Small-subunit ribosomal RNA from an Acidobacteriota bacterium, 1519 nucleotides, folded computationally. The coordinates come from a structure-prediction model, not an experiment, and the mean pLDDT is 86. Lineage of the source: Bacteria > Pseudomonadati > Acidobacteriota. It matches the Rfam family "Bacterial small subunit ribosomal RNA".
RNA sequence: UUGUUGAGAGUUUGAUCCUGGCUCAGAAUCAACGCUGGCGGCGUGCCUAACACAUGCAAGUCGAACGCGAAAGUCCCCGCAAGGGGGCGAGUAGAGUGGCGCACGGGUGAGUAACACGUGGGUAAUCUACCCGGAAAUGGGGAAUAACCCGCCGAAAGGCGGGCUAAUACCGCAUAACCUCUUUGAGGCGAUGCCUUGGGGAGCAAAGGAGCAAUUCGUUUCCGGAGGAGCCCGCGGCCGAUUAGCUAGUUGGCGGGGUAACGGCCCACCAAGGCUCUGAUCGGUAGCCGGCCUGAGAGGGCGCACGGCCACACUGGAACUGAAACACGGUCCAGACUCCUACGGGAGGCAGCAGUGGGGAAUUUUGCGCAAUGGGGGCAACCCUGACGCAGCAACGCCGCGUGGAGGAUGAAGGGCUUCGGCUUGUAAACUCCUUUCGGUCGGGACGAGUAGAUGACGGUACCGGCGGAAGAAGCCCCGGCUAACUACGUGCCAGCAGCCGCGGUAAUACGUAGGGGGCGAGCGUUGUUCGGAAUUAUUGGGCGUAAAGCGCGUGUAGGCGGUUCGGUAAGGCGGAUGUGAAAUGCCCGGGCUCAACCCGGGAUUGGCAUCCGCAACUGCCGGGCUGGAGGGCAAGAGGGGAGAGCGGAAUUCCCGGUGUAGCGGUGAAAUGCGUAGAUAUCGGGAGGAACACCUGUGGCGAAGGCGGCUCUCUGGAUUGCACCUGACGCUGAGACGCGAAAGCUAGGGGAGCAAACAGGAUUAGAUACCCUGGUAGUCCUAGCUGUAAACGAUGGAUGCUGGGUGUGAGCGCUUCAUUGCGUUCGUGCCGAAGCUAACGCAUUAAGCAUCCCGCCUGGGGAGUACGGUCGCAAGGCUGAAACUCAAAGGAAUUGACGGGGGCCCGCACAAGCGGUGGAGCAUGUGGUUCAAUUCGACGCAACGCGAAGAACCUUACCUGGGCUCGAAAUGACGUCGACCGGGGUGGAAACACCCCUUUCCCGCAAGGGACGGCGUUAUAGGUGCUGCAUGGCUGUCGUCAGCUCGUGUCGUGAGAUGUUGGGUUAAGUCCCGCAACGAGCGCAACCCUUAUCCUUAGUUGCCAGCGGUUCGGCCGGGCACUCUAGGGAAACCGCCUCGGAUAACGGGGAGGAAGGUGGGGAUGACGUCAAGUCCUCAUGGCCUUUAUGUCCAGGGCAACACACGUGCUACAAUGGCCGGUACAAACCGUCGCAAACCCGCGAGGGGGAGCUAAUCGGAGAAAGCCGGCCUCAGUUCGGAUUGCAGUCUGCAACUCGACUGCAUGAAGCUGGAAUCGCUAGUAAUCGCGGAUCAGCACGCCGCGGUGAAUACGUUCCCGGGCCUUGUACACACCGCCCGUCACAUCACGAAAGUGGGCUGUACUAGAAGCCGGUGCACCAACCCGCAAGGGAGGAAGCCGUCCAAGGUAUGGCUCAUGAUUGGGGUGAAGUCGUAACAAGGUAGCCGUAGGAGAACCUGUGGCUGGAUCACCUCCUUU
Repeated sequence: UUGUUGAGAGUUUGAUCCUGGCUCAGAAUCAACGCUGGCGGCGUGCCUAACACAUGCAAGUCGAACGCGAAAGUCCCCGCAAGGGGGCGAGUAGAGUGGCGCACGGGUGAGUAACACGUGGGUAAUCUACCCGGAAAUGGGGAAUAACCCGCCGAAAGGCGGGCUAAUACCGCAUAACCUCUUUGAGGCGAUGCCUUGGGGAGCAAAGGAGCAAUUCGUUUCCGGAGGAGCCCGCGGCCGAUUAGCUAGUUGGCGGGGUAACGGCCCACCAAGGCUCUGAUCGGUAGCCGGCCUGAGAGGGCGCACGGCCACACUGGAACUGAAACACGGUCCAGACUCCUACGGGAGGCAGCAGUGGGGAAUUUUGCGCAAUGGGGGCAACCCUGACGCAGCAACGCCGCGUGGAGGAUGAAGGGCUUCGGCUUGUAAACUCCUUUCGGUCGGGACGAGUAGAUGACGGUACCGGCGGAAGAAGCCCCGGCUAACUACGUGCCAGCAGCCGCGGUAAUACGUAGGGGGCGAGCGUUGUUCGGAAUUAUUGGGCGUAAAGCGCGUGUAGGCGGUUCGGUAAGGCGGAUGUGAAAUGCCCGGGCUCAACCCGGGAUUGGCAUCCGCAACUGCCGGGCUGGAGGGCAAGAGGGGAGAGCGGAAUUCCCGGUGUAGCGGUGAAAUGCGUAGAUAUCGGGAGGAACACCUGUGGCGAAGGCGGCUCUCUGGAUUGCACCUGACGCUGAGACGCGAAAGCUAGGGGAGCAAACAGGAUUAGAUACCCUGGUAGUCCUAGCUGUAAACGAUGGAUGCUGGGUGUGAGCGCUUCAUUGCGUUCGUGCCGAAGCUAACGCAUUAAGCAUCCCGCCUGGGGAGUACGGUCGCAAGGCUGAAACUCAAAGGAAUUGACGGGGGCCCGCACAAGCGGUGGAGCAUGUGGUUCAAUUCGACGCAACGCGAAGAACCUUACCUGGGCUCGAAAUGACGUCGACCGGGGUGGAAACACCCCUUUCCCGCAAGGGACGGCGUUAUAGGUGCUGCAUGGCUGUCGUCAGCUCGUGUCGUGAGAUGUUGGGUUAAGUCCCGCAACGAGCGCAACCCUUAUCCUUAGUUGCCAGCGGUUCGGCCGGGCACUCUAGGGAAACCGCCUCGGAUAACGGGGAGGAAGGUGGGGAUGACGUCAAGUCCUCAUGGCCUUUAUGUCCAGGGCAACACACGUGCUACAAUGGCCGGUACAAACCGUCGCAAACCCGCGAGGGGGAGCUAAUCGGAGAAAGCCGGCCUCAGUUCGGAUUGCAGUCUGCAACUCGACUGCAUGAAGCUGGAAUCGCUAGUAAUCGCGGAUCAGCACGCCGCGGUGAAUACGUUCCCGGGCCUUGUACACACCGCCCGUCACAUCACGAAAGUGGGCUGUACUAGAAGCCGGUGCACCAACCCGCAAGGGAGGAAGCCGUCCAAGGUAUGGCUCAUGAUUGGGGUGAAGUCGUAACAAGGUAGCCGUAGGAGAACCUGUGGCUGGAUCACCUCCUUU
């Protein structure tokens, strides 16, 4: 410089990164299906049944090789006619002899895994008709036979006998250049032999036809060519090892046969070979290639059409003819099938072109023509040609064209949506102007036919011209994301959609329809298939610590790989040349159809293969060296390395004896068990087995498993030093071989302790467990087997390279007073740089950077299962699938949440206290039940004296019954009336219905209009009907808890972290300090109200404080000092002192102060959680209802009552009850009201009405308390329920169903089980007072004051919460997740007595046709002998034999289908049993193994950490 050139997305999670699968977007198609469909060109069109085929056609031709030789018809003659003869027809038709062709062309893809195909070679191991070139020849004879004629058999197909005849048919003979054989020379070459050139001997030819002729077409022999064919070889291209061994003509030799030709191709004999893990054999699948599709490429898939090769022609076998066949439209045999038949026999082969049936999702006309191209025959004319050229059918594909163009806003109508304004369809239409491709019609009209003429199926086609009119011509899919395109209605987990994720359970952009939009367009979608995306099989281009993946470990075979130097060689390699790599296709350039598709010409390219030449760096090979790899030698030390033998002490148990007495033992607590027949305890003695405390150490050794008392014997390996020897001897390692914990197995021993199974005791709902008491295999030894483990560093081996620091084990060197220091090698740990990693982490002991070799992985489940094989005594091991199913399964890390994890810290959380509840009676709420109705809501805390701060009617929403419908109330429009209000009557329970009386205003002369009201109509109203899971608002709750976040920066690939963690401190994320953070916001605190102190301002309450008066009452004058009231202000801030603390924050104590460390109380409630509560406060979307789910009225119900629960009241009494006397509040309320004095009543209350719109008057007596008295422990002078009677008050009305009063009655109850609630100071407890609601009704609620405690050691435990940390399989977040049996449904698979089919091996049998061999007495023209007869030679039917197809018998193998029953497995909204796992999952879990058990599982034994927690030890980091 030129050319070429690679896109991703969705889906695992709360979120993230990674791994990993699934899915999509692209291109393609011999396609099919659905909807739709105007024209043309060029292509393509049974992928299934190599299933069966009616009918027609697809291979004939030559009279110039040969013989024979018609007929119809017509003409003539004879004849009366019937008929006969002759000519023409015609040497024609026809069949026959003969020649050439029929082996090409055309079809198909069954078989075939093979020299079948591709590619490159060989043939000196070969053939070749017709064609071309060349040489030579073509002489002379003979005997037959079809046709034909006659006879015969047969239904037919066909056949037999006799007779005649021709040839380019057949047979001798002659000749022989050449050729073949043989013999003998010479030369050459690529030497199994071939070529050239001589001599001798032997053998082998022929055909004629046409033409007057010239001549021509043939014939014979030979050489050469071209094209074609045969055979052989190298290399290349499928799957399975759950196919590992195969092979007797097998491998080779000698000889022969056979072939055109080499060859075990065939035969006899001899030898014993040949092939194979570089995959033989067997099984499965498949025609191969040029090419086609895809892909950036490398690859992957395919082999339709076109072209080359092969194979096949109904199935199997066989040969004949021929140049060539073992022959698609030939022959023979066998078989199956179909057809004909006179039943005796015959005929047939569309995988040629059409066509038919069948199969199938699916694939065309029984067309025209030989005009062109090509083929066969012929001298030719010509004939034949379903090859071919054309046409027809099919949107099957590719390509081109059209369905109009321009203008056109009132933005028409209609449709759709709408917030009702409008928006949209939309310049779209209408309308105006224009054009006429295609289609239609009329006319003209080819090229294709190279050369002088003739000849065109296509075709009156292409093309050209005229006419006419926008005229005849648009659909399909999609619109949730991927992916471009949105609304409405319908539907309501239904109907349906869906490629993946997923939509649909009442507002669905996801279903259906519509409007609108997007995409493509005579097509558009769907389905199937292929490649791509997929680096998801990774050569290009992946991985294996934890995601799937390192063999448990070693020794070592093949193989792969291999230090350094020199020389040689040239196999690999590199460079060059030549040949080949067919054409078509693809690419480039150019050209022809108007363009394109399509077609034509030229060019370039073509991995590869072969041959030759050159080079020698690299690899290989050969040879010679080297020492660094490796090994050896000498010396040395370390070690639980291995094997065998012996020895030792402690402890457990048992036995014997002594002492001793009632327990021991065991557990959370117990019990089983042992013990008065003397245990346990203790002392002495003895027996026996097993294991070796301390030392002991992330110390040592070993390849791993593993190895631990001491001594001895035998023995393996590593290390260090010396640098003496060998001289690459090395590394790895498929197979193979060996070793290999525990458990287990066999046999024999042994058996103390421990301990599966088992037994018993506990625990428990159960407890086949965990705990306890026992206890057998086993654990131990010997010999053998097994061969597996979380056999782990979850990390294969070897070699080299790449900063450090610090421990520790074994050596060595130098050094030091030293066992001190330095250096070095090997081993073993930790921390860390770079680098790597998804992260975690690894980091000279790599998971870094590289090389070599081996093993292994490719989504989860099914499953390490099944089947097969193999090993094992068994258990079982090794190898190791599929159907089916899922859209994930996973790794690491993050944020939360959770833990029967940890740490720190709060809270009336516990504890310490006081008083209650739970028991009683009553009140009240709720559940339940009942009912015509008992209206509705609220349901753990956070529903239940809650909505209700007032259900007799009303309220009221419920029930029964009676009414009303434009409605009980609201608004607009139209019509009509003139009122509305008020009064009265009748019916009625009322509502209501009917009737009567009375009754408008404004403007305007009037007509009329308006306001208001009634009535009618209409639009609408109304609904305490539904949805709080469509919502707003409001509220509860965690929780007045101390938290929740943001900006910027920084760290991390990222989610995210940091800040907010840490050390202190606080009530507090309060503050201080530190810190990759620095700041900020919402919360906390403060600001607000109230209360406690004081001051001030103000003074119709307060006070006599001080004065005067007094009826002795702040009552009056007077005053505002005090109390108080209510406005303002002050005061408190760890400010001061001291101590502690980091000097800080802050804390302890103290002083002062009315008050202290937030003074007390209140208001105030962060981000959020609970789909928490409320559609019945209100508001509101949607839905439902409209003479009712609206509305009015009466009565009833909400008040029911076997029960159960919550919240309360009153009690059970003497700290009390009752009676009498007497004292002190605060807050609040009152004119539709509070109501005084006074009078009446036992009382509730009544009468009465002063005063008060209230610091003035009233409610109003506060009560507990105090003083005095009675009661004396009793179901009472406690307690007051219940009931009776009599009343009062409110109210229209107290029956259902009010409160209160009096008298009488006098129930339960004597302190309340399990359990449970409140409260930390003016609090609990106790006492009364007021208020809201309200006609009346309060034990509830909201407030007020009076009296006025106890206790808190403390944070172990229960509950709730905050922060940090840890684990997690949870994320709807532990009320989580999740396992297995059982039951039901369904699906695929395995086993199974067997059964049926396909393929195939072996043995035997069988033996058609045919070739070959033998025989050949029947039979036979040519040649020979012979006069002849006859004989010979030769031929040949038949017969015999070898080989052999189908078939048969027997016995195997492989495979498919099916099978009562059976086994596990998968899947399936709400089944059963348990709770195994995930948090220490409540017994840590898991692995191997063994036993046991409904099940998950449990237990024993060994192992692992992929175990939490606490303590200790060691190491490391920092100072």